[in-house]
RNA sequence: GCCUCCUUAGCUCAUCUGGGAGAGCGUAGCACUGAAGAUGCUAAGGCACCGCGUUCGAUCCGCGGAGGGGGCA
Numbered sequence: 001g002c003c004u005c006c007u008u009a010g011c012u013c014a015u016c017u018g019g020g021a022g023a024g025c026g027u028a029g030c031a032c033u034g035a036a037g038a039u040g041c042u043a044a045g046g047c048a049c050c051g052c053g054u055u056c057g058a059u060c061c062g063c064g065g066a067g068g069g070g071g072c073a
Base pairs, nucleotide, nucleotide: 001072002071003070004069005068006067007066010025011024012023013022019056027043028042029041030040031039049065050064051063052062053061
């Protein structure tokens, strides 16, 4: 330098062909306990890496950029 894949909650990841953004773990509160842990219930938490475009409508499609992984030279 070229090719390719990835970027969504604090962490690991879903979201199958564009139309309600979710799970597990973690965190907080409550119940239970002498107190913790375990367990159960509830809740908070993400303008989906950035910008532009297409569309009635974009996490999803197109373009450009940024960061990271892999391959080739």
Molecule: transfer RNA
Organism: Gonapodya prolifera JEL478